[in-house]
RNA sequence: CCGUGCUGGAUGGGGAGUUGGCGGUGCCCUGUACCUGCAACCCGCCAUAGCAGGGUCGAUCCCCGGUCCGAGGCGUUCGCCUGUCGGGUCUGGUUCGGAUAAGGGACGUUGAAGGUUGGGUCCCGUGCAACAGGCCGCUGUGAACCAUGUCAGAUCCGGAAGGAAGCAGCAUUAAGCGGAAUGGCCUGUGUGCCGCGGGUUCGCCUGACCGGAGUUACCUGUCCGGAGACCGCCGGGAGGCGCGCGUCGAAGUCCGGGCGCACGG
Numbered sequence: 001c002c003g004u005g006c007u008g009g010a011u012g013g014g015g016a017g018u019u020g021g022c023g024g025u026g027c028c029c030u031g032u033a034c035c036u037g038c039a040a041c042c043c044g045c046c047a048u049a050g051c052a053g054g055g056u057c058g059a060u061c062c063c064c065g066g067u068c069c070g071a072g073g074c075g076u077u078c079g080c081c082u083g084u085c086g087g088g089u090c091u092g093g094u095u096c097g098g099a100u101a102a103g104g105g106a107c108g109u110u111g112a113a114g115g116u117u118g119g120g121u122c123c124c125g126u127g128c129a130a131c132a133g134g135c136c137g138c139u140g141u142g143a144a145c146c147a148u149g150u151c152a153g154a155u156c157c158g159g160a161a162g163g164a165a166g167c168a169g170c171a172u173u174a175a176g177c178g179g180a181a182u183g184g185c186c187u188g189u190g191u192g193c194c195g196c197g198g199g200u201u202c203g204c205c206u207g208a209c210c211g212g213a214g215u216u217a218c219c220u221g222u223c224c225g226g227a228g229a230c231c232g233c234c235g236g237g238a239g240g241c242g243c244g245c246g247u248c249g250a251a252g253u254c255c256g257g258g259c260g261c262a263c264g265g
Stems, first nucleotide, its partner, number of pairs: 001265006009057003012030004020046005034054005062258005068252001072248005078242005084236004090232001092231002094227007102220003105216003114210008122199006128192002130189007138179004147172004155164003
């Protein structure tokens, strides 16, 4: 140096999750890396930390330490966005009330504010009118007797003169029943461009007079108080994205180290 047979070993690794911890099944990343059985209400183990069985390869294979790069996962500060739950602190937006009168507007010397006075609006009484009802008055009708007047005939009294009661008829009238155009009186009213007297409020409207420059609060501004939770704002929690930080880290690059036993030529 070559060959053969062994042995260490290789036949994937990692993240989160789970777990006291480790590994596996399931998920994800890397990327290609034998097979069978088991396992999330889990399975197998215990720092030599899957178990059981089988196959293949087998010493520049493989192992150890380190550098660079780094997929991906996880945690987290901050920022932004989108849902969600809540708050009512904030000179917030919004909205209501009050005050003020700086600016704008409107009214005002064709006279503001204010004051005096009259009237209306309100109440009481009353007149007039209208309407409704009633009564009186007017008028028609209206009584077998128990209404009136006149009372033929008949009746009664009387010697007579004469007298009395009185039916029918006629006339008139009462109650009643009707009518009407006025008139008079009374009562009433969901009535009145009507009048008179009194009262109250002095609020509003209005006339007159005094007065002599403000008035108003519509918009803006300012102040005070309230409402509300739509938005802003504040607080909690969730999700997404981004810049960072931390942690684990596959795959890849490079450097250093280790790499056994036996037999034969």

Bacterial large signal recognition particle RNA from a Clostridiales bacterium, 265 nucleotides, folded computationally. The gene name in the source record is ffs. The RNAcentral record of the sequence draws on ENA. Rfam family: Bacterial large signal recognition particle RNA. Rfam links the family to the GO terms SRP-dependent cotranslational protein targeting to membrane, signal sequence recognition and signal recognition particle, plasma membrane targeting. From the family's description: The signal recognition particle (SRP) is a universally conserved ribonucleoprotein involved in the co-translational targeting of proteins to membranes. The coordinates come from a structure-prediction model, not an experiment, and the mean pLDDT is 77. The organism belongs to Eubacteriales, within Bacteria.